Predicted 3D model of a 549-nucleotide part of an RNA (small-subunit ribosomal RNA, 5' domain) from a Bacillota bacterium. It was read from a public genome assembly. The coordinates come from a structure-prediction model, not an experiment, and the mean pLDDT is 83. Rfam family: Bacterial small subunit ribosomal RNA. Its family is annotated with structural constituent of ribosome and ribosome in the Gene Ontology.

Context: one part of a larger RNA
RNA sequence: GGACGAACGCUGGCGGCACGCUUAACACAUGCAAGUCGAACGGAAACCAUCGGAUAGUUUACUAUUUGAGAAGUUUUAGUGGCGGACGGGUGAGUAACACGUGGAUAAUCUGCCUCAAAGAGGGGGAUAACACAGGGAAACUUGUGCUAAUACCGCAUACCUUGGUGAGGAUGCAUGUUCUUAUCAAGAAAGGAUGCCUCUGCAUAUGCAUUCGCUUUGAGAUGAGUCCGCGGUUCAUUAGCUAGUUGGUGGGGCAACGGCCUACCAAGGCGACGAUGGAUAGCCGGCCUGAGAGGGUGAACGGCCACACUGGGACUGAGACACGGCCCAGACUCCUACGGGAGGCAGCAGUGGGGAAUAUUGUCCAAUGGGGGAAACCCUGAGACAGCGAUGCCGCGUGAGUGAAGAAGGUUUUCGGAUUGUAAAACUCUGUCGUAAGGGACGAAAAGAUAUUUUUUAACAGAAAAUAUAUUGACGGUACCUUACAAGGAAGCCCCGGCUAACUACGUGCCAGCAGCCGCGGUAAUACGUAGGGGGCGAGCGUUGUCC
Numbered sequence: 001g002g003a004c005g006a007a008c009g010c011u012g013g014c015g016g017c018a019c020g021c022u023u024a025a026c027a028c029a030u031g032c033a034a035g036u037c038g039a040a041c042g043g044a045a046a047c048c049a050u051c052g053g054a055u056a057g058u059u060u061a062c063u064a065u066u067u068g069a070g071a072a073g074u075u076u077u078a079g080u081g082g083c084g085g086a087c088g089g090g091u092g093a094g095u096a097a098c099a100c101g102u103g104g105a106u107a108a109u110c111u112g113c114c115u116c117a118a119a120g121a122g123g124g125g126g127a128u129a130a131c132a133c134a135g136g137g138a139a140a141c142u143u144g145u146g147c148u149a150a151u152a153c154c155g156c157a158u159a160c161c162u163u164g165g166u167g168a169g170g171a172u173g174c175a176u177g178u179u180c181u182u183a184u185c186a187a188g189a190a191a192g193g194a195u196g197c198c199u200c201u202g203c204a205u206a207u208g209c210a211u212u213c214g215c216u217u218u219g220a221g222a223u224g225a226g227u228c229c230g231c232g233g234u235u236c237a238u239u240a241g242c243u244a245g246u247u248g249g250u251g252g253g254g255c256a257a258c259g260g261c262c263u264a265c266c267a268a269g270g271c272g273a274c275g276a277u278g279g280a281u282a283g284c285c286g287g288c289c290u291g292a293g294a295g296g297g298u299g300a301a302c303g304g305c306c307a308c309a310c311u312g313g314g315a316c317u318g319a320g321a322c323a324c325g326g327c328c329c330a331g332a333c334u335c336c337u338a339c340g341g342g343a344g345g346c347a348g349c350a351g352u353g354g355g356g357a358a359u360a361u362u363g364u365c366c367a368a369u370g371g372g373g374g375a376a377a378c379c380c381u382g383a384g385a386c387a388g389c390g391a392u393g394c395c396g397c398g399u400g401a402g403u404g405a406a407g408a409a410g411g412u413u414u415u416c417g418g419a420u421u422g423u424a425a426a427a428c429u430c431u432g433u434c435g436u437a438a439g440g441g442a443c444g445a446a447a448a449g450a451u452a453u454u455u456u457u458u459a460a461c462a463g464a465a466a467a468u469a470u471a472u473u474g475a476c477g478g479u480a481c482c483u484u485a486c487a488a489g490g491a492a493g494c495c496c497c498g499g500c501u502a503a504c505u506a507c508g509u510g511c512c513a514g515c516a517g518c519c520g521c522g523g524u525a526a527u528a529c530g531u532a533g534g535g536g537g538c539g540a541g542c543g544u545u546g547u548c549c
Base pairs, nucleotide, nucleotide: 001549002548003547004546006545007544008543009542010541013397014396015395016394017393018392019390020389021355026353027352028351030350031349032348035083036082037081040080041079043077044076045075046074047073050069051068052067053066054065055064056063057062058061090308091307092306100232101231102230103229104228105227106226109225110224114221115220116219117218118217119216120215122156124154125153131146132145133144134143135142136141161188162187163186164185165184166183167182168181169180170179171178172177192213193212194211195210196209197208234280235279236278241271242270243269246268247267248266249265250264251263252262253261283305284304285303286302287298288297289296290295310331311330312329313328314327333344334343335342336341361387363386364385365384369383370381371380372379373378400430401429402428403427410421411420412419413418434490435486436485437484438483439482440481444476450470451469452468453467454466455465456464457463493538494537495536496535497534498519499518500517504533505532506531507530508529514521515520
């Protein structure tokens, strides 16, 4: 000199863009952060055409009120079922490790949803929640009996195909091997929903047909993931020996997959001064800071990977977890209790206490982007978009501009002549950024869906796909921006002035009070302390402290 997720002191006008618990991975009140689908299913509730009863009024067949039944339909939904809760969001405790980075391998592997292609979806069965009834419990919750549905569950059939066994033939590789064709044997699937049309018909439904969303098997792709290997990046030798599933083999098991991953037996190996083992410290990287570079430091925000979710352990479900807002066990802690027993996990967003030099709102909206579910409308989304607070940082703007010598007054100083503050002020002429008031007022929005028209597909209609047109959708926000009016009016401080280092005098003090980054200053003429005038530097900041180069 530069830099900072900074803090402290003094000061503080505005805007844009960023950033904001570095400490206690300390404990957490409260609210929200993951749901959705009725076009998978049976119910329940509400509304309702219509029908019946009662009451009142009368125009004597109508009206009003009330009550019961109620097909189809509409709406809502606890439960069964499907998909998603493995993403997104947080934190850096652990980890010196194939965790990460980089380059490879997988002939040792898996991959829901998505895309393409091929083939199929036949016929049955038994349950169970909801519900009803009867209990238990303070509660959390739970037991028994009975009924019922499905795209829930389970057999059977079929097998283009896949897998396995046996046989034959071909191609190919760095090896174990891989791959193709063919014959034969064995095993292995499935689920329906919605909309519409035709026929029949008194009407409706079913069968059938069409479209679409699903379902099953297989191949390929895409995406995502698992595993293995070479190399690379901290410190201590005042850590020198470490190791028994340890190192290798065989058989077996297990896994999606290789492997001591596990197990039985056998052998006695394996690592190490090219630093094993042990201790300490630490998430790693792209990057960021500095530097001419080499290098040094660092890993906030943003992006990639990893690990963790009160602490420790475990599996279940699933395409995927050994699962932050799932389950089980143990532990510590907190809460409820009728003392028998239960409930909980902010390192999600806000917020509270505590710790600390120190770090924000219990805000608005799903309008956009993205995600989950759904045919869609739509619902959910503290992801996200925004707003609030903070000079925490960077950048921009303003606090006025021009003219103005009687060099005014006042201040300071003086050799008493003057010098300086100083064109500075006043005064005159202007401007209108910001501000204040009033008015107008956005971009971000294009869609999806709806309606209408056209084309393709279809026997036809419908549906689907594509195109066109119309109207609709904004949290931010009456914000940005624009126009008009007002009026120099509301907006400057901080540090320093002995040398390093730009900037000097007076008074006070008298080795006192004090200053100080280093040298050092102060003991009666202090440019070094304090105050004042003047000056220098930076400027909505300026200094100090801390850390790095």